This is a predicted complex of two RNAs, RNase P RNA and transfer RNA, with 430 nucleotides together. It holds a member of the Rfam family "Bacterial RNase P class A". Rfam links the family to the GO terms dimeric ribonuclease P complex, tRNA processing and ribonuclease P activity.

RNA sequence: GGAGCCGGACGGGCCAUCGCCGCGACCCGCAAGGGCCGGGGAGGAAAGUCCGGGCUCCGCAGGGCAGGACGCUGGAUAACGUCCAGGGGGUGCGAGCCCCGGAAAGUGCCACAGAAAGCAAACCGCCCUCUGCGGAGGGUAAGGGUGAAACGGUGGGGUAAGAGCCCACCAGCGGCCGGGGCGACCCGGCCGGCUUGGCAAACCCCGUUCGGAGCAAGGCCAAAUAGGAAGGCGCUCGAGGCUGGCCCGGCCGAUGCCUUCGGGUAGGCUGCUUGAGGCGGCGGGCAACCGUCGCCCUAGAGGAAUGAUGGCCGCCCCGCGAGGGGAACAGAACCCGGCUUACAGUCCGGCUCCCUUU
RNA sequence: AGGCCCGUAGCUCAGGGGGAGAGCACUUGCUUGACACGCAAGGGGUCAGCAGUUCAAAUCUGCUCGGGCCUA
Numbered sequence: 001g002g003a004g005c006c007g008g009a010c011g012g013g014c015c016a017u018c019g020c021c022g023c024g025a026c027c028c029g030c031a032a033g034g035g036c037c038g039g040g041g042a043g044g045a046a047a048g049u050c051c052g053g054g055c056u057c058c059g060c061a062g063g064g065c066a067g068g069a070c071g072c073u074g075g076a077u078a079a080c081g082u083c084c085a086g087g088g089g090g091u092g093c094g095a096g097c098c099c100c101g102g103a104a105a106g107u108g109c110c111a112c113a114g115a116a117a118g119c120a121a122a123c124c125g126c127c128c129u130c131u132g133c134g135g136a137g138g139g140u141a142a143g144g145g146u147g148a149a150a151c152g153g154u155g156g157g158g159u160a161a162g163a164g165c166c167c168a169c170c171a172g173c174g175g176c177c178g179g180g181g182c183g184a185c186c187c188g189g190c191c192g193g194c195u196u197g198g199c200a201a202a203c204c205c206c207g208u209u210c211g212g213a214g215c216a217a218g219g220c221c222a223a224a225u226a227g228g229a230a231g232g233c234g235c236u237c238g239a240g241g242c243u244g245g246c247c248c249g250g251c252c253g254a255u256g257c258c259u260u261c262g263g264g265u266a267g268g269c270u271g272c273u274u275g276a277g278g279c280g281g282c283g284g285g286c287a288a289c290c291g292u293c294g295c296c297c298u299a300g301a302g303g304a305a306u307g308a309u310g311g312c313c314g315c316c317c318c319g320c321g322a323g324g325g326g327a328a329c330a331g332a333a334c335c336c337g338g339c340u341u342a343c344a345g346u347c348c349g350g351c352u353c354c355c356u357u358u
Numbered sequence: 359a360g361g362c363c364c365g366u367a368g369c370u371c372a373g374g375g376g377g378a379g380a381g382c383a384c385u386u387g388c389u390u391g392a393c394a395c396g397c398a399a400g401g402g403g404u405c406a407g408c409a410g411u412u413c414a415a416a417u418c419u420g421c422u423c424g425g426g427c428c429u430a
Stems, first nucleotide, its partner, number of pairs: 001354010012313007020041002023038002026035003043329001047340002050338005055214004062248004067210005072086005087100005101205002106203002108199003123144002125140006152170006171195001173192008218270004228261006240252003277296008315326004359429007368382004376413001384400005406422005
């Protein structure tokens, strides 16, 4: 100098004028309301709504079936499908990145090609025997060929030709033992049969976990009223409801319940933002994170505010210059932790490879 | 807020792991004096998009985009 990997931070700043939405103080007003002043007012993703939790209600949620989700090990956490650390495998020269239960429980699938696709089978070939020389019978799995995948690999012995048939080494599987590690797992030794294909983002098995609903949850106040018609079910041998996909168990239950038609009401307050909160210091931990101390308060609408204009400065582009142009993705709605997706541009830190110079 | 479904040729739709198909439409030829009908042949696809699983993906999984429906 070039090419790249990982992580973090930011997402223009200041001022003026005119507006918008909440909050607080003061003044006027009986009140409704009005005036004036002060202070606050979008994001890293507020998004998708894909997970998890808080909160609230239901009958505190017990058992079973069904179903969903997750899946190496240890830890973090309120919890998670998230994060941290480690293990194994794959990939890249490398920094790094990606993946993760079980295929010798069972079932299923493996098209085409190929002799044969899962467990026993043989097209060409090789060898032996017979022969009417066309071939037939038997042996074999070394060689050829097909395929994504062909039943351990290499070498030697052996044989009619061959073959784990036998042997050595290597790979892999299973069992036992020793050592290290909390563990996943790693290292080493011995033995065994000679070898047991892939797919579980196919059914499934094993383990863990999940009660349901959602702020239109829920609570309070106000308003309205009349309960009417038809049909059905039931009154303790019980309809129906809580209750949700089902059953059991539990509770309520008779002037009761369900369906249809017709009628009435449908306005306000609350929940609402101070919270697993943010920033900084110290301590513990490899880290995720936790503890403690100090400081700070930072949107709460209900058709939905957070805007517009101007000036100066900063960034990028064009231009010698005067000057001109541009700045992404995107907008809170009960709250929080994650994941995912979108994003112009800027800054910082750590690291790898190549080239050159010293 | 909660839940479900769909996207395949110009149009309407099948196909739910191994050749991308049907009907209508389009093109060409035959038939006819000419047209329609009929007959024969043919063209036309990023299976909405991007990743992943798999030997192999329209099909299975995740994310994104677009559309539709249900409940309160």
Model confidence (mean pLDDT): 78 of 100.